[in-house]
């Protein structure tokens, strides 16, 4: 330099054009306990890597850029 692939709450992840973006772990509160753990209930937490485009509508499609991984030279 070329090709492929991934980026979504603190972490891991589902979703892949349409109504409030899914779940687990973690975290916070309450209940339970003499206390802790476990368990139960509830809450907060992501404008989906950045910019632009297409579309009535983009996390999803297209282009460029950034970052990580794999391959070729």
């Nucleotide at each position: 330099g070329g090709g492929c692939u991934a980026g979504u709450g603190g972490u891991c992840u589902a979703g892949u054009g349409g109504u409030u973006a899914u779940g687990a772990c973690g975290u916070c509160a309450c209940g339970u306990u003499g206390a802790c753990a476990u368990c139960g209930u509830g809450g907060a937490g992501a404008u989906c890597g950045g910019a632009g485009g297409u579309c009535c509508g983009a996390u999803u499609c297209c282009u460029c850029c950034c970052u990580g991984g794999c391959c070729c030279a």
This is a predicted structure of a 73-nucleotide RNA (transfer RNA) from Candidatus Diapherotrites archaeon CG11_big_fil_rev_8_21_14_0_20_37_9. It matches the Rfam family "tRNA".